[in-house]
RNA sequence: AGUGAACGCUGGCGGCGUGCUUAACACAUGCAAGUCGAACGAGAACGGCCCAGCUUGCUGGGUGUCAGCUAAGUGGCGCACGGGUGAGUAAUGUAUAGUUGAUCUGCCCCUUGGAGGGGGAUAGCCACUGGAAACGGUGAUUAAUACCCCAUACUCCUAAUAUCGUAAGGAUAUUAGGGAAACGUCUUUUCGCCAAGGGAUGAGACUAUAUCGCAUCAGCUAGUUGGUAGGGUAAGAGCCUACCAAGGCUAUGACGCGUAGCGGGUCUGAGAGGAUGAUCCGCCACACUGGUACUGAGACACGGACCAGACUCCUACGGGAGGCAGCAGUGGGGAAUAUUGCACAAUGGGCGCAAGCCUGAUGCAGCAACGCCGCGUGGAGGAUGACGCAUCUCGGUGUGUAAACUCCUUUUAUGAGGGAAGAUAAUGACGGUACCUCAUGAAUAAGCACCGGCUAACUCCGUGCCAGCAGCCGCGGUAAUACGGAGGGUGCAAGCGUUACUCGGAAUCACUGGGCGUAAAGCGCGCGCAGGCGGUCUUUUAAGUUGGAUGUGAAAUCCUAUGGCUCAACCAUAGAACUGCAUCCAAAACUAUUAGACUAGAGUCUGGGAGGGGAAGAUGGAAUUAGUUGUGUAGGGGUAAAAUCCGUAGAGAUAACUAGGAAUACCAAAAGCGAAGGCGAUCUUCUGGAACAGUACUGACGCUGAGGCGCGAAAGCGUGGGGAGCAAACAGGAUUAGAUACCCUGGUAGUCCACGCCCUAAACGAUGAAUGUUAGUCGUUGGAGAGCUCGUCUCUUCAGUGAUGCAGCUAACGCAUUAAACAUUCCGCCUGGGGAGUACGGUCGCAAGAUUAAAACUCAAAGGAAUAGACGGGGACCCGCACAAGUGGUGGAGCAUGUGGUUUAAUUCGAAGAUACGCGAGGAACCUUACCUGGGCUAAAUUCUGUUUGACGACUACUGAAAGGUAGUUUCCUUCGGGCAAACAGGAAGGUGCUGCAUGGUUGUCGUCAGCUCGUGCCGUGAGGUGUUGGGUUAAGUCCCGCAACGAGCGCAACCCCUAUCGUUAGUUACCAGCACGUAGUGGUGGGGACUCUAGCGAGACUGCCGGCGUAAGCCGCGAGGAAGGUGGGGACGACGUCAAAUCAUCAUGGCCUUUAUGUCCAGGGCUACACACGUGCUACAAUGGCAGGUACAGAGGGUAGCGAAGCCGCGAGGUGGAGCCAAUCUCAGAAAGCCUGUCCCAGUUCGGAUUGGAGUCUGCAACUCGACUCUAUGAAGUUGGAAUCGCUAGUAAUCGCGCAUCAGCAAUGGCGCGGUGAAUACGUUCCCGGACCUUGUACACACCGCCCGUCAAGCCAUGGAAGCUGGGGGUACCUGAAGAUGGUGACUUUACGGGGAGCUAUUUAGGGUAAAACUAGUAACUGGGGCU
Repeated sequence: AGUGAACGCUGGCGGCGUGCUUAACACAUGCAAGUCGAACGAGAACGGCCCAGCUUGCUGGGUGUCAGCUAAGUGGCGCACGGGUGAGUAAUGUAUAGUUGAUCUGCCCCUUGGAGGGGGAUAGCCACUGGAAACGGUGAUUAAUACCCCAUACUCCUAAUAUCGUAAGGAUAUUAGGGAAACGUCUUUUCGCCAAGGGAUGAGACUAUAUCGCAUCAGCUAGUUGGUAGGGUAAGAGCCUACCAAGGCUAUGACGCGUAGCGGGUCUGAGAGGAUGAUCCGCCACACUGGUACUGAGACACGGACCAGACUCCUACGGGAGGCAGCAGUGGGGAAUAUUGCACAAUGGGCGCAAGCCUGAUGCAGCAACGCCGCGUGGAGGAUGACGCAUCUCGGUGUGUAAACUCCUUUUAUGAGGGAAGAUAAUGACGGUACCUCAUGAAUAAGCACCGGCUAACUCCGUGCCAGCAGCCGCGGUAAUACGGAGGGUGCAAGCGUUACUCGGAAUCACUGGGCGUAAAGCGCGCGCAGGCGGUCUUUUAAGUUGGAUGUGAAAUCCUAUGGCUCAACCAUAGAACUGCAUCCAAAACUAUUAGACUAGAGUCUGGGAGGGGAAGAUGGAAUUAGUUGUGUAGGGGUAAAAUCCGUAGAGAUAACUAGGAAUACCAAAAGCGAAGGCGAUCUUCUGGAACAGUACUGACGCUGAGGCGCGAAAGCGUGGGGAGCAAACAGGAUUAGAUACCCUGGUAGUCCACGCCCUAAACGAUGAAUGUUAGUCGUUGGAGAGCUCGUCUCUUCAGUGAUGCAGCUAACGCAUUAAACAUUCCGCCUGGGGAGUACGGUCGCAAGAUUAAAACUCAAAGGAAUAGACGGGGACCCGCACAAGUGGUGGAGCAUGUGGUUUAAUUCGAAGAUACGCGAGGAACCUUACCUGGGCUAAAUUCUGUUUGACGACUACUGAAAGGUAGUUUCCUUCGGGCAAACAGGAAGGUGCUGCAUGGUUGUCGUCAGCUCGUGCCGUGAGGUGUUGGGUUAAGUCCCGCAACGAGCGCAACCCCUAUCGUUAGUUACCAGCACGUAGUGGUGGGGACUCUAGCGAGACUGCCGGCGUAAGCCGCGAGGAAGGUGGGGACGACGUCAAAUCAUCAUGGCCUUUAUGUCCAGGGCUACACACGUGCUACAAUGGCAGGUACAGAGGGUAGCGAAGCCGCGAGGUGGAGCCAAUCUCAGAAAGCCUGUCCCAGUUCGGAUUGGAGUCUGCAACUCGACUCUAUGAAGUUGGAAUCGCUAGUAAUCGCGCAUCAGCAAUGGCGCGGUGAAUACGUUCCCGGACCUUGUACACACCGCCCGUCAAGCCAUGGAAGCUGGGGGUACCUGAAGAUGGUGACUUUACGGGGAGCUAUUUAGGGUAAAACUAGUAACUGGGGCU
C1' cells in the first nucleotide's frame, strides 16, 4: 500500500459497484426450453355465432366454410446456445506462433443444375384387456414436408489407367461401378426440397515453445517403440487387431508422490521481480458417483436414454420415482456472504411467413457502511474571557468565541405541487423515479483510536511487580506522561480501531544486486567423461546479434486526451501501449560455424645438474631390554616427600659374550622433495615428477571439472607373523574430604611386518584451481649467463622458499608479485542461534561407524574484530609497620564500658565487614527522654483581623501524687486621640511519626594514594587513542631527555600555623649577672635590660659549596660549613570519583500519615534487667616488684552562681574559715615514675584487689530502683594466657603522672591535650594484605562475591523408536460380471431380397469378491534423547 474479508464500538443521506473464499454437503416448494395449424390426421376444451331457459348475466343445446383456435398425437426446428460450478486435470489442459496437400460444418450468403414415376405402413382414434401406480398388451382402421423403391444427374464417391507434379492422400483426362429429391404448404409474392462448387461461421486433429514443489522419487516402459497388412474415423495416428523387429524415454530430471483449473488480468514494487486467478472477458473440465452408447450438422448431452452403486421418497410389497455446481429459498458447515420480489418496456436468444409465444439470460427493485466516490451535521458576530469541570507555585491557567445571546442561511430533512429522457409508429417493470418549484424550521444528523520512544499529541487522581498493558524496546515493587479513570490534546472521520492474509521495506536467495582467512560458508588431495569457457591472422555461412518491413498480440483493464451524468466515483469515444511470437529482407564487427595458415599457450626432443619423492632388497653402529658367565656386597629403584616394586635363592654396579625387536644421535636450517596425507642410517636395483639451458619438432593439442575413479595421518577391524622399548584397559602404591585423575611401580591390546578393510582429523595457510597485470628492499635453495681485483668475489636472470613494506583492499585484525589488490574462466559451499551434523529413509562397511540429511518445538539473540575498564592461584617494575627484623599488647582472670541475644508494661531510637560495637552520648537519680503505666488539656509561642473585658497575676482555703480543679480577697496607664494586658472566634499551629532508595547540608572510606581531566591539533569509519606512553629520576603525572603533539586546569609541592637556632625591638605580673637594702626564708625591695622567658618583626636551608657518577634531572659521600641537610619534625589542608555508604533523631526540606492525638502537661517507672556471646579498655598475676620513710625536677590548662590560700577540727572523705585573684601577680597544685635508705624472699604471698558486712562524707527537692568518695573489716579469680590477632621506625614504642571539656554531683578505667623517663630492630621484597604504572589473556560489565558445565529431583511441551491396533489411495494376479458396442450364428418376418431380425454365443468392460506384497496416515503399553521453567 492492498482485500469478495471478519470482529469490537459507533452510525445522517445519495450515486456506482460488490456479496458462500467453508460442505463438488443434503435439498421441501415455485419457476429457469420451448415453438410451429403456412407439414399431418384430427378435436370441440376455450372464444365467436345461432337457439332455448330464465334470477339481464348465468345455464343448457347446436355450429368446423367460423378460410378463430387447439389440449393429446404424427412430423419439423430448437433442446450441444444461454445460465452454474472449479471436483478432477501438471498435460488428452492453457498461452503464443504455426500446420491441416489428413478434416467436417445445421441455420446464413453467392453460383450452377434439378425436383420424373410409384408404393406400403404407423401413431392418434375405436374395441377388448393387464397393473396399486408408473406404464402397457392384442385386434381393426387412417394421413403427411414421416418411410421405401425405380429413373435421371454431376466439377460427387470407389477402383483402374494415362499425363503433369509434390515431402505428402494434389491437379487433369478416360473407363467401370455406385448414390438424390417434397408439385409440399400458402397464395399477391413467398417459404421450403435435392445435387455440386465457393464463402462465412463454428468445430476436430497435429507441431514447436512456455507452464508449481519434492532426487530422503533414479531408473521407467510389452501396445511399450517401430514396420507390414487389415479394421476404424469427418479426418492423421498402436486409435484397434494379427504378424515381425527390439526398440522408446531419462540427470536439459524420465517414472513416482504431493499440490493446482489456465490465460487476459488483479495487488505490490523505482524496476527486475514476488504473490494471486472473486466480480468482467476467452478457453477447458464437470453436472448425485461410475460406466455406456443412441439421436443429431454438432453431445458420449446440467433441467435426454440405458446399466450399476450410494442416498431420499411413494407402494396394494409385486414394483416404481428422483438428482438446484440454473433463479429465489431451506437445513447443515462456518468468523462470514442477500429476496421463495417486478417485468419481458429495453438488449439478446429459440420457434414461427407473421401476429405472437417462451426466456430466474437480461433489465430493474429489495437487504448489507462490504468497497469506492460525493454531500451534510450550520454561518457571521459575541469577553464580566460567565457557570461547570480540570489544574495550581493559590497569583493564576486551560477548556475558550467554545457556550449563552444577537443576526443570517436552508445543502439535507419533512410537507405540498409539477414532472422527464430511456421509444424511430405502438408498447415503461423501474416509477409519480431522477429532476424542478413552494412552504416549515438550526431545525433530523459524530464517532472511533491514540497521546514513553519508533510516532503527531501531557497533566491530575487511584493502584503499588497487584490489577493490568505490550507491534518491538519494555512499563507496574508509594511521587507511573506506559496500568484504570478524569481533564486536556493529537489523528482520521460516517466511520474508526483490531485480527487474518499478500507485496514492500529485505541488497534478508543478491539477473538487475550478496558473500566464503577470523562473522555461516573452499570438497583432505589428485586424475578425468559430460558440460562451461578458450591464443593470433585470413576466409565462408548467417544460428546468436543488430536494423527495417509485414502479420499477429481479442475485447475489457492500465496510461493519455476529449466528452456525458451538477462534481467525483462511474461511463463513453479516440489514441498510445500490450516491452511477446512468427515470417521476409538486409548487415557481418563480436560469439558461433566452414576452410586455410601461424607460434607467444600446451607438449615433445637434447644437455649437465639438485633432492629425507616412491617401491623392493642388502648391510651397519650407538642405545634399551633379556639371557649366560666372571668380579663383588647390601642395598637398588622411585619421588616434592614416600610407598608399592627388585634384592643375601646374591640384586644394583662392573666386565665379556649371546639373543631379539624397534628407531636411525650429530649433520639439521624461516633448508629440500612430494598433489595432499607425508618423507630422515648406509648401499644397490627399479621408478615418478619438477627446475634451468638450447630452440630442433607438433601446431591450440588448452583451463576448469557435476557425477565417476584413485590416493588418503592416527586410532580401529580381519587373517597370519613378530613383540626390545613404550603403553589405552587393568592391578597396586601415594596424594586427597573423596581421587574411578595428575605422580610412582607393574602391565595387556596396540605400536612393527605381510595381505585385506575402514575413509575420518584444528586432513589448517582455518585462504579451491588456472591465466594475465600492478613500487620496492633484505635473506636463502637449485640452474644459467656476464665481469674483473680471480675471491669464502660482484652483477644480471629464471624457478622455488622466507622477512619487511607502498599503492590497493578489508568491519577491523591484517593481506600486500607466494594477494585477502585489479580483471577473466570453471567448480564447490553459505543464508539467525539451539534442536542437529541429530531422527527417519537410501548408499557404503565384518563391525565401529561413514556419507547424504530434515522437521516439530524453542530463544531474541548467537557470532566476528576492535575499544576503554574490571579481574587473573599471568608477567615486568615500584610503594606502604604490608611482610620480615624487633617491641609491647589482645585472645585466658576480675571489673568497667559498648553491642548482640534474651527478658520486660517499657527495657526509646539510630550505627552493622574493613568504613557498627568507651560510636551519636564532651557525662540517663528527677530533668534530659524521644519509651512504658496512670492522671489531665486542646493548647503553648508569634502575628493579623474582629468582638468583649479590665484583666493577667499575687495571696488564702479545700481537693489531688503532681499537673490541674473549685471558692474567696486584691488588682492598669493616659496628653482622653489612645496605649497596655487578657479572653473568645477565624486564619494558623504541633509531631524525635514514615521514606537517607525523593533531597540539601555534613561526614566516613578507598587515600595524603598520585592520580583525574580539558582546549586546539594529529591518528582511527567508529568506540576511542595521542598528550598522560617510552628511557631515567622522585615521596610525588616531582623533574629531565626523547616523542604528533603543543598548552592548560583540579590534585602533588609551596604559600598558613606550631616547634628547633640566631638577631633586633620592647620589658610587667616574668627574669636577676653586676651594684645596693632587707628577711627565719623567698627578686622580698631599690634598681637593671645583660641572661632565661614573654611576643612582635626579621634572618636562616637553597643540593647553595666541594669530590665522584650521570647528556640532564638527579644520586652518592661518618665531606665542609651549620642550631638544623636534602619535603628538619608535627598540624591544618583530602583531586575526578566509588560504596543508592551514614544521618529525615543536630538542622533544613519534597511527598505521605496524624489532628480531643502519633500533639501537649504531670507523677512514678524504664533506658542501669541477665542462663549467654562478642568488641574496646582498666587492674593484675609480681622482686626491673610491693610496702614504709626521706628527697628532686615539668608542661599545658581552668577559675566570679567560680578557683579558693594560710590557720583550726577530723585517721580520712571532708568541715570551718575567708586572705588573695576577672589572673605571666592569687588559686586549683602535693607532679609521678626517678633518686637515697629500710623491709619483704618466691608464697596465691606484705602480690592481686573483686565481692560483701559495718560506719561515714559530699552534691542535690530527692542517692530505694540508680551517684561518687572516705574509714574499718572481708580478701574471689588470677602464677603471663589455645587457635588466632593488633599497634608501633625516634623523642617513636613502652612507661609515669598532670590538666581540661561536659558537669549540681557522678558511674571517666572513656575522650581531648600536656610534659617526665626513654628503647630495640629494619638483611631484604620470595611470600600475606592493600595500592600505583606498563603489558598480556578474557566467554566478566551487578564487572571473579563474575560467568558458567553436566548428572540427579519436580512440572510442562513437541518429537524419534516400538510388540501391536485402526484406516487410506493406487498398482498386480485370479474369480465373477450389468448395460452398451462390435463380430458370428440365426427362429422368424417381408410389397421391400445385396433387407430386417428375437434369441444364443465370442470379445471388451463399470462394479463386486479373493490373495500376497509395497506405500502412506493415525494411534499405543513401554522406551530414547531434546526444549522451557